[in-house]
Notes: The RNA shown here (transfer RNA) has 72 nucleotides and comes from an Elusimicrobiota bacterium. The sequence is in RNAcentral, with records from ENA. Rfam family: tRNA. Rfam links the family to the GO term triplet codon-amino acid adaptor activity. It is annotated as a transfer RNA. The source organism's lineage runs through Bacteria, Pseudomonadati and Elusimicrobiota.

RNA sequence: GCCGGCGUAGCUCAGUGGUAGAGCAACCGCCUUGUAAGCGGUAGGUCGUCCGUUCAAAUCGGAUCGCCGGCU
Numbered sequence: 001g002c003c004g005g006c007g008u009a010g011c012u013c014a015g016u017g018g019u020a021g022a023g024c025a026a027c028c029g030c031c032u033u034g035u036a037a038g039c040g041g042u043a044g045g046u047c048g049u050c051c052g053u054u055c056a057a058a059u060c061g062g063a064u065c066g067c068c069g070g071c072u
Base pairs, nucleotide, nucleotide: 001071002070003069004068005067006066007065010024011023012022013021018055026042027041028040029039030038048064049063050062051061052060
């Protein structure tokens, strides 16, 4: 330099055009003599960034940034 993959909650990941979710972690409560475990609930996101397509974009197209891999 060229090609490909990935980027979504603190962490690990779902979600392939129509209200952004789960598990763990955090916080509150229940349970317990107490702790852990278990159960219930709450909060937490400008979906890497910008532009475009569309009535509507995390999702489709382009560019760009970061990480990983391959080729030279």